[in-house]
RNA sequence: UUGGUGGGUAGAGGCUGCAGAGCUGAUCAGUAGGAUGUGCGAGUUUGACCGCGUUGACCGCAUCUGAAAGGAAGUUUUGCCGAAAUCGAUUUUCUGGGGUCUCCGGAAAUUGGAUUGGGAUCAUUCUGAACAAGAAUGAUACUGUCAUUUAGGCGGAAGCGUAAAUGGAGGGCUACAGGGUUG
Numbered sequence: 001u002u003g004g005u006g007g008g009u010a011g012a013g014g015c016u017g018c019a020g021a022g023c024u025g026a027u028c029a030g031u032a033g034g035a036u037g038u039g040c041g042a043g044u045u046u047g048a049c050c051g052c053g054u055u056g057a058c059c060g061c062a063u064c065u066g067a068a069a070g071g072a073a074g075u076u077u078u079g080c081c082g083a084a085a086u087c088g089a090u091u092u093u094c095u096g097g098g099g100u101c102u103c104c105g106g107a108a109a110u111u112g113g114a115u116u117g118g119g120a121u122c123a124u125u126c127u128g129a130a131c132a133a134g135a136a137u138g139a140u141a142c143u144g145u146c147a148u149u150u151a152g153g154c155g156g157a158a159g160c161g162u163a164a165a166u167g168g169a170g171g172g173c174u175a176c177a178g179g180g181u182u183g
Base pairs, nucleotide, nucleotide: 008176009175010174011173014081017080018079019078020077021076022075023074024073033065034064035063036062037061038060039059043052044051047101048100049099050098084116085115086114087113089111091109092108093107094106095105096104117143118142120140121139122138123137124136125135126134127133145168146167147166148165149164150163151162153160154159
């Protein structure tokens, strides 16, 4: 000096990037629940026990009263670029019926593993009150990035940059970095 490898620092994709929190009104819903009257007549949560129930529970009808949570939208703000999401595994906690336990279901956190570059549209399935929305799978084009090839532009060259086609994946991609002093 050149090349390679490992680590470090700083960044990019998007005007619908990702996630969290607060506030607002709508929806949930004239629903759940409660009160009164009335009808039925023995049970009432998946199971067991307790509790409640012939002074009428449960269930139905009529009248009156009447929520909330979750989800979504808008807005404010915070943290970020495996942001984050999904799947299954470990441990712990909470939760659904009046209570306890069990069973079944749901939620959160922790540890590491696997998959997904990103958003959109459509279809199917699941969740959901929902025709909202979300999740998974698949398809379609779009978009960012890298590699290869082709065709131009700049350049003495190395190379830089543009367009198209094909393909890949975030374990990626881009940039920077000898030391000291001063401004």
Description
Lysine riboswitch aptamer from Planococcus wigleyi, 183 nucleotides, folded computationally. It matches the Rfam family "Lysine riboswitch aptamer". Gene Ontology term of the family: lysine biosynthetic process. Rfam describes the family as follows. Riboswitches are metabolite binding domains within certain messenger RNAs that serve as precision sensors for their corresponding targets. The sequence was found by an Rfam model in a public genome assembly. Taxonomically the source falls in Planococcus (Bacteria, Bacillati, Bacilli, Caryophanales). Model confidence (mean pLDDT): 76 of 100.